[in-house]
């Protein structure tokens, strides 16, 4: 010896700057890193009432059967789910999850924070060949106690 994140790194071309060997914007090719599509095997079939006893279960639970009613569904990402108000757009409180404390990694205490947002357009479980996409955003300030492994 900055952080979250895939979102970095290298080469050619244009272009603009200045402190003139360097840095910025566009464009295009590679690397790495990140996501979706997409077979075969394999594997799935929502939620809520209300009933009914063959079967299964100690069991008035739950399975399971029947009825009627409701509800499209998938991706990215930690960012779900549940509750209280409220007509509503929301508003709060909690939570599964995710992060941070200064070089990395692992544990333990004690803390802090966040728990969003967008997309696709009736379609998408897995998924080998194969196809496509993305490489952007943002944010500090002096960084708690210990172990142990390491650059």
């Nucleotide at each position: 010896u900055g952080c979250c994140g895939a979102a970095u790194c290298c080469u050619c071309g244009g272009u603009g700057g200045c402190a003139c060997g360097c840095c910025g914007c566009c464009g295009a090719g590679g690397a790495g890193c990140g996501g979706g599509g997409g077979a075969a095997c394999c594997g799935g079939a929502g939620g809520g009432a209300g009933g009914a006893c063959a079967c299964c279960g100690a069991a008035u639970a739950g399975g399971u059967c029947c009825u009627c009613c409701c509800a499209g569904g998938g991706g990215c990402g930690a960012a779900u789910c549940g509750g209280a108000c409220g007509a509503a757009g929301g508003u709060c409180c909690g939570u599964a999850g995710c992060g941070c404390g200064g070089c990395u990694c692992u544990u333990u205490c004690a803390g802090c924070g966040c728990g969003a947002g967008c997309c696709c357009g009736a379609c998408a479980g897995c998924u080998a060949a194969c196809c496509c996409c993305g490489u952007a955003g943002g944010c500090c300030c002096g960084a708690g106690a210990a172990a142990g492994a390491g650059a």

Model confidence (mean pLDDT): 78 of 100. The RNA shown here (c-di-AMP riboswitch aptamer (ydaO/yuaA leader)) has 151 nucleotides and comes from a soil metagenome. The sequence is in RNAcentral, with records from MGnify. Its Rfam family is "c-di-AMP riboswitch aptamer (ydaO/yuaA leader)". Rfam's curators write: This family represents a conserved RNA structure found upstream of the ydaO and yuaA genes in Bacillus subtilis and related genes in other bacteria.